[in-house]
């Protein structure tokens, strides 16, 4: 350099035949429980869906480019 795959919350990730307000687990904050701590239970916060542009009434999802990561290859 070429090819392929991937990029979604602090971490691991679901969602990719375009259409309800983008969800879950762990972690974090609060409450409850306890003599106290942990565990369990309830509630909450946290996402410009890597970035930019395009297609569309509508894009995390489709198309193009850029960036990053991993693998294969010269």
């Nucleotide at each position: 350099g070429g090819c392929u795959a991937c990029g979604u919350a602090g971490c691991u990730u679901a969602g990719u035949u375009g259409g309800u307000u983008a969800g879950a687990g762990c972690a974090c904050g609060g409450c409850a429980c306890u003599c106290a701590u942990a565990a369990c239970g309830c509630c909450g916060a946290g996402g410009u869906c890597a970035c930019a542009g395009g297609u569309u009434c509508a894009a995390a999802u489709c198309c193009u480019g850029u960036c990053g990561u991993a693998g294969c290859u010269a």

A computed fold for a 74-nucleotide RNA from Wigglesworthia glossinidia endosymbiont of Glossina morsitans morsitans (Yale colony), annotated as transfer RNA.
The sequence is in RNAcentral, with records from ENA, Ensembl Metazoa and GtRNAdb.
Its Rfam family is "tRNA". Gene Ontology term of the family: triplet codon-amino acid adaptor activity. The family's RNA type in Rfam is transfer RNA.
The coordinates come from a structure-prediction model, not an experiment, and the mean pLDDT is 83.